[in-house]
Context: one part of a larger RNA
Parts: sequence; C1' cells; structure tokens
RNA sequence: GAACGAACGUUGGCGGUAUGCUUAACACAUGCAAGUCGUACGUGAAAGCUUCCUUCGGGAAGCAAGUAAAGUGGCGCACGGGUGAGUAACACGUGGAUAAUCUACCCAGUAAUCCGGGAUAACAUCUCGAAAGAGAUGCUAAUACCUGAUAAGCCCACGAUCUCUUCGGAGAACGAGGGAAAAGGUGGGGACCUUCGGGCCUGCCGUUGCUGGAUGAGUCCGCGGCCUAUUAGCUAGUUGGUGGGGUAAGGGCCUACCAAGGCGGCGAUGGGUAGCUGGUCUGAGAGGAUGAUCAGCCACACUGGGACUGGGAGACGGCCCAGACUCCUACGGGAGGCAGCAGUGGGGAAUUUUGCGCAAUGGGCGCAAGCCUGACGCAGCAACGCCGCGUGAGUGACGACGCCUUUCGGGGUGUAAAGCUCUGUGGUUUGGGACGAAGGCCUGUGGGGUGAAGAGCCUCGCGGGAUGACGGUACCGAAAGAGGAAGCCCCGGCUAACUCCGUGCCAGCAGCCGCGGUAAGACGGAGGGGGCGAGCGUUGUUC
Repeated sequence: GAACGAACGUUGGCGGUAUGCUUAACACAUGCAAGUCGUACGUGAAAGCUUCCUUCGGGAAGCAAGUAAAGUGGCGCACGGGUGAGUAACACGUGGAUAAUCUACCCAGUAAUCCGGGAUAACAUCUCGAAAGAGAUGCUAAUACCUGAUAAGCCCACGAUCUCUUCGGAGAACGAGGGAAAAGGUGGGGACCUUCGGGCCUGCCGUUGCUGGAUGAGUCCGCGGCCUAUUAGCUAGUUGGUGGGGUAAGGGCCUACCAAGGCGGCGAUGGGUAGCUGGUCUGAGAGGAUGAUCAGCCACACUGGGACUGGGAGACGGCCCAGACUCCUACGGGAGGCAGCAGUGGGGAAUUUUGCGCAAUGGGCGCAAGCCUGACGCAGCAACGCCGCGUGAGUGACGACGCCUUUCGGGGUGUAAAGCUCUGUGGUUUGGGACGAAGGCCUGUGGGGUGAAGAGCCUCGCGGGAUGACGGUACCGAAAGAGGAAGCCCCGGCUAACUCCGUGCCAGCAGCCGCGGUAAGACGGAGGGGGCGAGCGUUGUUC
C1' cells in the first nucleotide's frame, strides 16, 4: 500500500446492489418447512337451507354432497434446504477403465394388456389402557395380493456357425429344451345386442415384456495437493492361491483349506492439524495466504449401532435397539430431536424479522382445473462492504463583528459570513402510474388428423377474458422553498500540515526513532493548517 463475513470508538442525509453466528456439530418454547391423486378403490358426515310433523324439548325427509374427512392403493418423500463435526482418504482435483455394473420418471421403436381366485383396512360390535395405543369377532373394494394361460423379444444351461480379441473371453444370428408378464380408469357415440350396469365402436390417460437412447449413480486405476523421524519399523484376513458364498457389479467383500507372504528413509506405521475444488486476497511475476457468500464433489443429521422399504437410502423433518438429555403420567407406561425458515436461552468482541406471497423461476402430485412448496421471489433490520448522489450555485470589502496572533504598524480566519440574484438533485405536499404476464385455462372462430360420424379427442393458428407478493413501489408531471442533511483523524522525522497559552522527567504521548527535568512545533487546550469525507480512526488477520 492492498484486502476483510470483521469488531471497537466517534459521527451519521439519501439511493442502488451485495453481504450478515467466523464462537457452543451447545440446549431449544411456539408456528411453519412434503405432499398430492376421487380419471385406481370401498366407505362417507356435520354445520347450514327447504318442506313436513311436533307433547315446542325435538323428530323425519330432501338439498348441502358423493362435498369434508379418515382408510386401502399409486407416485413423491433419496430432490430441494442446512452444517463442516468427522475424514490425510481414491475424500477431492484431473485423466482413464468398466470385456466387472445398475438406472424409477423421460424419449424413440417393438410385442402385448387373457382367464380366474382368496383376503384385508376403512366400517360395525366388544374388550384392555390414564394416555400413546392395542387386541378379538364380523362385513367389503381395487390399477392392492395370488394361481393359471400366452411369450415377438428376454433369462438359463446345451449344441453347431461367424466376427472380434488383451487368447481370459466378448458380440451376432441359428437349433432343440426349460423359465418368467400385465390393470384397469375415463370422455364421446349412429346402427346392433342387453340382465339396463353395460357389451360393442372410437379417443385419451394408464399397465406389462423387450431393444436402443438420455440422465443419474456404483466400482477400479495413474498422477497431484498439510506438518512431524524428539514417531522406524508395521501387518494374521495380514499378502497370494483354490473351492464355496455374497453383491447390480470386479475384489479377503465373507468363509474353509493351502502357501508365507505384503508395506517401509522415494518416509511405511504412529501422532498432530484439516472437508476438497472452481475460486478469493495479495503480488510485476514466481510465489505466499485462504476455501464466507455463488458453483461442483464429499461427509454428517442428539450420540453409537442395525437393518427394512425402494429403481435409488444404510434415509435431517422414516423404523428398531442402546445411551445421555428434556417433557407427560393415573407410576403400569409413553413422547421428543431446528447443523430447514423465523425465533429463544447460552457462549461471544460480534452477526437480522417468530414479516408478505406462490405473481414469476424451479420442484412434487394430478388428464386437467388445481393443491403443496420458509426452495424461491420480495419486503424488514444493520454505513457490514462496494458504487452513485446530496448537504447548494453566482455575486459580494484593501476586507464587518468575534476569535487568534503581533515587533502594536499590522497579520490571520476570509469571499468565508451578512447582503443581493438564482437553482431544485434530494426532502415536503400533490396528481398520474408501470415492466416483470406469458403460458396453461375458459370462451368464440378457422385449418389439418383420427374416426362410421357434422360426437369426442389430438394438433396448428387467430380474437377476447381472467391472473402481481413486491406496490400505489419504481418512474413521470406540478407547487412552494436554501430550507431538515458534516464529521473524523492528524500537524517532531518517516509523513502533507505551526504558532500561542498551560504543564515542568509531573501529568501525559508513542507504529519506530523517541518527546516531557521553565521559553515543549512531540503532553493538554486554543487559533490556524493538512488529509479523507457519510464517513474517519483504532485493533485483529493475510499478502
């Protein structure tokens, strides 16, 4: 000099834009943060309204409404959001390998979607319990579950053939054998059939198998990036082999047996510290330091362990066990996990609102309408950073007053003020007032496709309608009017800026050198000056 997620002192007008627990991965009151689908399924209220009856207490029926709600089922909950504890490791970065692998939803192609069956929740009744909840009996449905059929392609082992090959094997097609699928829902409809539900035809949404793609993930390897030798030896599933098991998948991953190996001064093993990277800061660069915000990867979710479900988890707001802690309890037993967003206590030099909205972007579910979304978009707080603007402009004396100084002549503050003439950024008042909104949807209309069809559906246009948290905000116009808006540090040298008074090695200053013991440009005050300016200094840390 530059920098900062800063803090402290002091001062403080506005706007834009970023940022905001670096400490206790300490403990958490309260609310919200993951649901959705009735076009998978069986049930199914109440308030309220209307009518009728009434012993005036009420009762019944219909509408509300197949709505709310709980349940079965599907998909999602493995994303998004947080944190950095652990980890010196194939965790990360980079480049490869997978002939050792998986991939829901999505896209393209292809072949199908057949015939049956038995349950169970909800519900009802009963029982136990303070509760959380649990049990028994009975009823019922499905795109839930199960047997069977079919199998283009798929899987398994076999045979023969071709191609490639790292000679281990891989790929392709062929033959005969064995094995494994599925589910329906809904819109519309002329004729025909009908048990009046529908069949049938047609469209849409689904379901199953297979192939390919896309995306995501697993595993393995080369190389690279901390300190310590005042850590020199470490290792028994250890190193390798064979058989077996396990996994989506190679492998001591696991297991039985066999062999005795494997690593190490090119630093094994141990100890300490630490999430890694793109980047960020600094520097002419080389390098050094760093890893907040944003982005990629990893790890974790009260502590430790375990598996379940699933395409995917060894799962933050899932389950089980143990532990510590907190809460409820009828003492028998139960409930909980903010390192999600706010917020509280505590710790600390120190870090914000228990706000608004799903209007936009993105995500989940749904045919859709839509619902959910503390992701996100906004607003609030904080000079915490960066950037911009203002606190007025012109004129105005051989130069007021005051103050300071003086050699008492004067000099300085100083065009500074006052006065006069203006301007209106900003502030105040007032009027107008957005972009962000287009999709999808509704509606009118036209073309094309499908179809028996002028239904319906799909698709491509055109016109109209409705949708904004921010927000009556940004922005634009008008009115009056200099009005409400300047401080902080320094002045011995380094280092820009000097005199007077006070003090008298005292009180004090200080980054270094050093100042102060009676004329202190270095202490304290004043006048003046210098620097920066809504900041200015100090401290801390890095280069």
Record summary: The part of an RNA shown here (small-subunit ribosomal RNA, 5' domain) has 543 nucleotides and comes from a metagenome. The prediction has a mean pLDDT of 83.